[in-house]
About this RNA
Small-subunit ribosomal RNA, 5' domain from an uncultured prokaryote, 502 nucleotides, folded computationally. Model confidence (mean pLDDT): 82 of 100.

Context: one part of a larger RNA
C1' cells in the first nucleotide's frame, strides 16, 4: 500500500447491487418446509336450493363435492452443514470386452382366460393416550393361477464350416424357466416383452494432493493362487484349502492438522496465504449399528435395535430429533424477519384445469462491503459582528456569512399505469418500477491528524506530574510531540483503531 463474511469508538441523508452465527456438528418452545392423481378403485356427508308431505319426514340437485381409505407416481430431487476424512476423498486425462438405469426419445411385437382376499364401511370390544382386537360384507391398473410369445443364458442331440487332433464357430430344431391392466371425452393414454439412444449413476488403475523421524519397522484376510459364495458388475468383497508373501528412508506404520477443486487475496512475477458467498465433487443428519422398500437409499423432516437427553402419563405405557425457513435460549468481540407470494423461473403429481413447493421470487433489518448521487448555484466588501493572534499599526477566520437573484437532483405530496407477462387470443404482479404535476434552500457532515517518517502551527494550561506513543522518542517553567482553543492538512457518509493475509 492492497485486502476482509470482520469487530470496536465517534458520526450518519438517499439509492442500486451484493453480503450477513467465522464461536456450541451444544440444546431447542411454536408455525411452516412433500405432495399429488376421481381419466386406477369401492365408499361418501354437510351448508344451501327445489319438489312432495300423513308435518314425523322423504326425494332430487349440490356431488366427477368435502372427507378419509385401497392403489400409482414422487418422497433418493430440491434445501442445510463441514463433524469426520491425508485417501474408500478430490483434481486431471484414461478405462469398464467386468456394469446398472424409473421417468424421456426412436423401433418391433403383444395386451388371452380365470380366481381368492383385504382396507375403507357396518357391528361388538380393550386402552388415559399412542393405538389396537374380534366378527360380517366389498372394489381395483392391489394380489394370485393358467395360457401364449421373444431376447439372453445353459447341458445334450441333429446339420454345416474351420482344424492333424483335444476342440472352436454359425444356424435351425427340441427341452426347461420367465409377461401383461385397464381407463376415458373413441382415438387418445396406459400396461407387458424386447432392441437401440439420451441423460444419470456404479466400478478400475495411473499421476498429483499439509506438518512431524523426539513415530523405523508395519501387516495374518495380511500378499498371492485354486474353488465356491455374493453383487448389476471385476475383486480377499466373504469363505474353505494351499503357498509365504506384501508395504517401507522416493518415509511404510504411527501422531497432529484439514473437506477437495473451480477459484479468492496479495504480488512485477515466481511465490505466499486462504477455500465465506456462487458452481462441481465428497461426507454427514442427536450418538452407534442394521436392514426393508424401491430403477435408485442402507434414506435429514421412513422403519428396527441399543446409548444419552427432553416431554406426556390415569404409572400400566407412550412421544421426540431445526447441521431446512423464520424464531428461542446459550456461547461469543460478533452476524437479520416467528414477513408476503406461488405473479415469474424450476421441480413433483395430473390428460388437463390445477394443487403443492420457507426451492425460488420479493419485501424487512444492518454504512457489513462495492458503486452512484446529494447536502445547493451565481452574485455579494463597510472585507460586518463574534472568535483567535498581535510588534496594538493590524492580521486571520473570509465571499465565508448576512443580503440579492435563481435551480429543483434526492427525500416529501399527488395523479396515472410503460415494463418485469411469456402461453393463438383473453386473463394473470407478492413485489418492483416508468411517466407527469406540486411545494420549498427548505430535511441532509463528520472523523482522524498537524515533532520526523508524513500533507498540515500558533497561543493557553501543566511542569519527568498529568499524560502521549506505530518506530525514533516527547514532558523536570518559554512543550509546533501532553490538555484546551483558534487556524490548517487528509479523507468524506464515512473516518479512525484493533485483528488477520500478502
Nucleotide at each position: 500500500g492492497a485486502u476482509u463474511g470482520a469487530a470496536c469508538g465517534c458520526u450518519g441523508g438517499c439509492g442500486g447491487c451484493a453480503u450477513g452465527g467465522u464461536u456450541a456438528a451444544a440444546a431447542c418452545a411454536u408455525g411452516c418446509a412433500a405432495g399429488u392423481c376421481g381419466a386406477a378403485c369401492g365408499c361418501g356427508a354437510a351448508c344451501g336450493a327445489a319438489c312432495c308431505u300423513u308435518c314425523g319426514g322423504g326425494u332430487u340437485c349440490u356431488a366427477u363435492u368435502a372427507g378419509a381409505g385401497u392403489g400409482g407416481c414422487g418422497a433418493a430431487c430440491g434445501g442445510g452443514c463441514g463433524a469426520g476424512u491425508a485417501a474408500u476423498g478430490c483434481a486431471u486425462g484414461c478405462u469398464u470386452a467386468a456394469c446398472g438405469u424409473g421417468c424421456c426419445c426412436c423401433g418391433a411385437g403383444g395386451u388371452c382366460a380365470c380366481g381368492g382376499a383385504u382396507a375403507g364401511c357396518c357391528g361388538a370390544g380393550g386402552g388415559a393416550a399412542a393405538c389396537u382386537u374380534c366378527g360380517g360384507a366389498u372394489a381395483a391398473u392391489a394380489c394370485g393361477u393358467g395360457a401364449u410369445g421373444a431376447c439372453c443364458c445353459c447341458a445334450u442331440c441333429g446339420a454345416g464350416c474351420c482344424g492333424c487332433a483335444u476342440g472352436g464357430c454359425u444356424u435351425c430344431g427340441g427341452c426347461a424357466u420367465c409377461a401383461a391392466a385397464g381407463g376415458c371425452u373413441u382415438g387418445c393414454u396406459g400396461c407387458c416383452u424386447u432392441g437401440g439412444g439420451a441423460g444419470c449413476g456404479g466400478g478400475g488403475a495411473a499421476u498429483g494432493u499439509c506438518c512431524u523421524a523426539u513415530c523405523a519397522g508395519g501387516u495374518u484376510g495380511u500378499u498371492g493362487g485354486u474353488g465356491a459364495g455374493g453383487u448389476a458388475a471385476a475383486g480377499g468383497c466373504u469363505c474353505a484349502c494351499c503357498a509365504a508373501g506384501c508395504c517401507g528412508a522416493a518415509g511404510a506404520c504411527g501422531g497432529g492438522u484439514a473437506g477437495c477443486g473451480g477459484g479468492u487475496g496479495u504480488g512485477a512475477g515466481a511465490g505466499c496465504a486462504c477455500g465465506a458467498c456462487c458452481c462441481g465433487c465428497c461426507g454427514c443428519a442427536u450418538c452407534g449399528g442394521g436392514a426393508c422398500u424401491g430403477a435408485g437409499a442402507c434414506a435429514c423432516u421412513g422403519c428396527c435395535c441399543g446409548g444419552a437427553c427432553u416431554c406426556c402419563u390415569a404409572c400400566g405405557g407412550g412421544a421426540g430429533g431445526c447441521u431446512g425457513c423464520a424464531g428461542u435460549a446459550a456461547c461469543g468481540a460478533a452476524u437479520c424477519u416467528u414477513c408476503c407470494g406461488c405473479a415469474a423461473u424450476g421441480c413433483a403429481c395430473g390428460a388437463a384445469a390445477g394443487u403443492g413447493u420457507g426451492a425460488c421470487g420479493g419485501g424487512g433489518c444492518a454504512a457489513u462491503g462495492c458503486c452512484g448521487c446529494g447536502u445547493g448555484u451565481g452574485g455579494g466588501a463597510u472585507g460586518a459582528a463574534g472568535g483567535c493572534c498581535u510588534u496594538c499599526g493590524g492580521g486571520u477566520u473570509g465571499u465565508a456569512a448576512a443580503c440579492c437573484a435563481c435551480u429543483g437532483u434526492c427525500a416529501g405530496g399527488g395523479u396515472u399505469c410503460a415494463g418485469g407477462a411469456a402461453a393463438c387470443a383473453a386473463a394473470u404482479g407478492a413485489c418492483c418500477a416508468g411517466a407527469c404535476c406540486c411545494a420549498a434552500a427548505g430535511g441532509a457532515a463528520g472523523g482522524g491528524c498537524c515533532g520526523g517518517c508524513u500533507a498540515a502551527c500558533u497561543c493557553u494550561g501543566u511542569g519527568c506530574c498529568a499524560g502521549c506513543a506505530g518506530c525514533c522518542g516527547c514532558g523536570g517553567u518559554a512543550a509546533u510531540a501532553c490538555u484546551g482553543a483558534a487556524g490548517g492538512c487528509c479523507c468524506a457518509a464515512g473516518c479512525g483503531u484493533u485483528a488477520a493475509u500478502c